[in-house]
Context: one part of a larger RNA
C1' cells in the first nucleotide's frame, strides 16, 4: 500500500405514495367597466411575520333563508378575553360600507402623491368640477337671412380591461426551389382598428347545358383530378352527389284593424344552501382487523373516498325521493299596452325599384389561373352608358339560345373558440417525470431595462415529538421513558452506487 471479509459513515438513486399537473367527454357560462373595472398599494386581528378575507362600519355589519352544538380564518400552538339552544361559528341570497392609484375624469404627477375653485354646512363632513358624442335651449361674426362659433341645461351614451375563436386594415423574413431573382414560406407571424356568444356570409344581375337546380355556412367524396407552375420547388380548384341544419323578408306616403315586442302578475323547469337515505356479529393472528375461519343480512345503493393491514352491512357518500323566504334562468296563461325607444308585422290604395354606376384605357390586386387566348371580381387614375322594346352572365371575341335583373338593406340554426363554473372520466404523469411552479412560485435570484427565472414533497396509527438523571461551554452523546418499531428522533418511510474510515485475515 494493495485484495478479501464485516459492521459503519456519507450520499439520497430505487420502491411504494399523493396534495399536483396534463388530456379528454357531455352540460353551464361567455364578459367585467364612470352605480369607478381588471389589477394594485396602504391599512384592518388583544398580542401579528406571511397568507386567506375585509375596507376607517375594515378576518367585518344588516335583512331573509338553511344548519344545530359548539365557535373566535391557514401555518400555529399555548395565554388572555369573549360568543352560543333567546340558535352563535358556518352555508346561500339579498342589501350597506367600500381609504388610495388605475380608463382615471378638477388641475398636476417621478401610479398608490402634491395642489385648487365652486355650493351645502355652526363646524365635522358631503356635494360638483376631464375629453368627445347625441338631444333640447340661448346666443351668435366676416355677411342681409343664415350658417360656422360660442354658452347652458339633460344623458346608467362613449372611452378601460379580458384567454381564444371572429371580421377589417397594413403586412415581413428566416426558409424551400439542395445557389438564387420569378416563386415559395404566406397574405402565414408580429402590429393596428372592431364586434359578438360566436362571428362572416346569405335569399342569385348564381350556377347548369337546352336537362334542370333554386339563400347562405359546414363536413365527406369529386381529388391531389382539371389546370396553374423559372410547366422547377410547387400551388391546387369547380360542376356534381352525399349529410349537418333550414327561412324568409324589408324600404317612399297614405287608410284601416288586430296583434308581438314591452310592463306587471300567475302556474311550472331547472339553478344559487340543504335533507332522507338500507344492511353485522363473534373467533385466531396481530400494536391496531377491515385480513383468516364461523354464521347472517341490504341491494333501483357491491361508484368512490376514510377509518391503526384489504369494510356492500362502521363513517362521508352512492341509487333512488324530498326542498327555497330571496335572487336569476326557461316555459304556459291572464291583465296592460296599442308598431310606440329600437326593430323587419297585417289590409287598401298611390308610388319608387338604385350614375359619375355598369363597362372602357393605362398601372395594380383577388380569383387554384404567374398576362397568358384570360373570361369574372376589386380599384389608383382618365373617361364613361342603356333605362324592361332595357341590362348582366354562360372563360378571348360573334351571332343563337339560355338564364339571372348590379350599382339599398336586415336575417336563425347547422360551424369556430376555451379565460372560467360545477360534473364525469383516463392502457396520462407520479416530485429530474407531470404545468416553469404538488411546498407561500413568476417567488428568490440575475439584468438599467426589456427580460430572464429556479431549486426545495414523505417521522408516526396517534406527537404518544423523548419527563428525569449523566459527560460536556455548547453542540452532541450515553441511560431513563414513548411506541409494533428510535439502525422511524425530527433534512426523521425505504436507504442502491461513487466516496470515506474502522475491525480482521492474507499479502507486499
Nucleotide at each position: 500500500u494493495g485484495c478479501a471479509u464485516g459492521a459503519g459513515g456519507u450520499g439520497g438513486a430505487u420502491g411504494c405514495c399523493u396534495u399536483g399537473g396534463c388530456g379528454a367527454u357531455a352540460a353551464c357560462a361567455g364578459g367585467c367597466g364612470a352605480u369607478g373595472a381588471a389589477g394594485g398599494a396602504c391599512g384592518c386581528g388583544a398580542c401579528a411575520g406571511c397568507c386567506u378575507g375585509c375596507g376607517a362600519u375594515a378576518a367585518g355589519c344588516c335583512u331573509c333563508g338553511g344548519g344545530g352544538a359548539g365557535c373566535c380564518g391557514g401555518c400555529a400552538a399555548a395565554u388572555a378575553g369573549g360568543c352560543g339552544u333567546u340558535g352563535a361559528u358556518c352555508c346561500g341570497a339579498g342589501g350597506a360600507u367600500u381609504u388610495c392609484c388605475g380608463a382615471a375624469u378638477g388641475g398636476g404627477g417621478a401610479a398608490a402623491c402634491c395642489c385648487a375653485a365652486c355650493c351645502c354646512g355652526c363646524a365635522a363632513g358631503g356635494g360638483u368640477c376631464a375629453c368627445c358624442c347625441g338631444c333640447a335651449c340661448c346666443u351668435g361674426a366676416a355677411u342681409a337671412c343664415a350658417u360656422a362659433g360660442g354658452g347652458u341645461g339633460c344623458g346608467a351614451g362613449g372611452a378601460g380591461c379580458g384567454a381564444a375563436c371572429c371580421u377589417g386594415g397594413a403586412g415581413a423574413a428566416c426558409u424551400g426551389a439542395a445557389a438564387c431573382a420569378u416563386c415559395u414560406c404566406a397574405g402565414u407571424a408580429a402590429c393596428c382598428a372592431g364586434a359578438g356568444g360566436a362571428a362572416c356570409a346569405g335569399a342569385a344581375a348564381u350556377c347548369a347545358a337546352c336537362c334542370g337546380a333554386g339563400a347562405u355556412u359546414c363536413c365527406c367524396a369529386a381529388a391531389g383530378u382539371a389546370g396553374u407552375g423559372g410547366c422547377g420547388a410547387g400551388c391546387g380548384a369547380a360542376u356534381u352527389g352525399g349529410g349537418a341544419a333550414g327561412a324568409g323578408c324589408c324600404u317612399u306616403c297614405a287608410u284601416g284593424a288586430u296583434u308581438u315586442a314591452g310592463c306587471a302578475u300567475u302556474c311550472u323547469u331547472g339553478u344559487u344552501a340543504g335533507u332522507g337515505g338500507a344492511a353485522c356479529a363473534g373467533u385466531c393472528u396481530g400494536g391496531a382487523a377491515a385480513g383468516u375461519c364461523u354464521g347472517g343480512c341490504c341491494a333501483u345503493a357491491g361508484u368512490g373516498g376514510g377509518u391503526g393491514a384489504u369494510a356492500g352491512c362502521c363513517c362521508c357518500g352512492u341509487a333512488c325521493g324530498c326542498g327555497a323566504a330571496a335572487a336569476g334562468u326557461g316555459c304556459u296563461g291572464u291583465g296592460u299596452g296599442g308598431a310606440a325607444c329600437u326593430a323587419g308585422g297585417c289590409u287598401c290604395g298611390a308610388g319608387a325599384c338604385a350614375a359619375g354606376u355598369a363597362g372602357g384605357g393605362c398601372g395594380g390586386g383577388a380569383c387554384a389561373c404567374g398576362u397568358g387566348a384570360a373570361a369574372u371580381c376589386c380599384u389608383g387614375u382618365c373617361u364613361g352608358a342603356a333605362g324592361a322594346u332595357g341590362g348582366g352572365g354562360g372563360g378571348a371575341c360573334c351571332a343563337u339560345c339560355c338564364u339571372c335583373c348590379a350599382a339599398g338593406g336586415c336575417u336563425a340554426a347547422a360551424u369556430a373558440c376555451u379565460c372560467g363554473u360545477g360534473a364525469u372520466c383516463g392502457a396520462c404523469c407520479g416530485a429530474u417525470a407531470g404545468u416553469g411552479a404538488a411546498c407561500c412560485a413568476g417567488u428568490a435570484c440575475c439584468g438599467u431595462g426589456a427580460g430572464g427565472g429556479a431549486a426545495a414533497g414523505g417521522c408516526g396509527a396517534a406527537a404518544a415529538g423523548a419527563a428525569c438523571c449523566c459527560c460536556g461551554g455548547g453542540a452532541g452523546g450515553g441511560g431513563a421513558g414513548u411506541g409494533a418499531a428510535a439502525u422511524a428522533g425530527a433534512u426523521c418511510c425505504u436507504g442502491a452506487a461513487a466516496c470515506c474510515g474502522c475491525a480482521u485475515g492474507c499479502a507486499u
Source information: The part of an RNA shown here (large-subunit ribosomal RNA, domain I) has 508 nucleotides and comes from a freshwater metagenome. It matches the Rfam family "Bacterial large subunit ribosomal RNA". The full RNA is in RNAcentral, with records from SILVA.